[in-house]
SAM riboswitch aptamer (S box leader), 102 nucleotides, folded computationally.

C1' cells in the first nucleotide's frame, strides 16, 4: 500500500513525562490547563489469530503469545428507500479492527 471475508452489541484505567489540542473528513454537537494529542510503565477488557476438549462444523472452556481496545460513540446530518411532516426505521458509501492475498 491493493483486494477479499468477518465484525462494529457489550466490556475495560491508573500513574509518570510533556503542554494544546482532540472526537477519521465537512457541518452540528461534545471533551479538554480539575490537563488534549503524543510517549513510557503497570493494570484491565475482548476473544480476530491462538490453545485444549468434544465433534465434523459447530459448541464449550481458556488466555501463554501476535494484534486491537479501555469518554460520549461507528454520536447525528451527508447518498438512497420506506414511513411520514419531520420524525422514525432500513440500507449504501465512508471509516475502524482482525485474518488472508499481491
Nucleotide at each position: 500500500c491493493u483486494g477479499u471475508u468477518a465484525u462494529c452489541a457489550c466490556g475495560a484505567a491508573a500513574g509518570g513525562c510533556c503542554g494544546a489540542g482532540g472526537g477519521a473528513u465537512a457541518g452540528a454537537c461534545c471533551c479538554u490547563g480539575u490537563g488534549a494529542a503524543g510517549c513510557c510503565u503497570u493494570a484491565g477488557c475482548a476473544a480476530c489469530c491462538c490453545u485444549u476438549u468434544a465433534u465434523c462444523u459447530u459448541a464449550a472452556a481458556g488466555a501463554a503469545g501476535g494484534u486491537g481496545c479501555u469518554a460520549c460513540a461507528u454520536u447525528c446530518u451527508a447518498c438512497c428507500c420506506g414511513u411520514u411532516u419531520u420524525u422514525c426505521g432500513g440500507g449504501a458509501c465512508a471509516g475502524a479492527u482482525a485474518a488472508c492475498c499481491a
Rfam family: SAM riboswitch aptamer (S box leader). About the family: The SAM riboswitch is found upstream of a number of genes which code for proteins involved in methionine or cysteine biosynthesis in Gram-positive bacteria.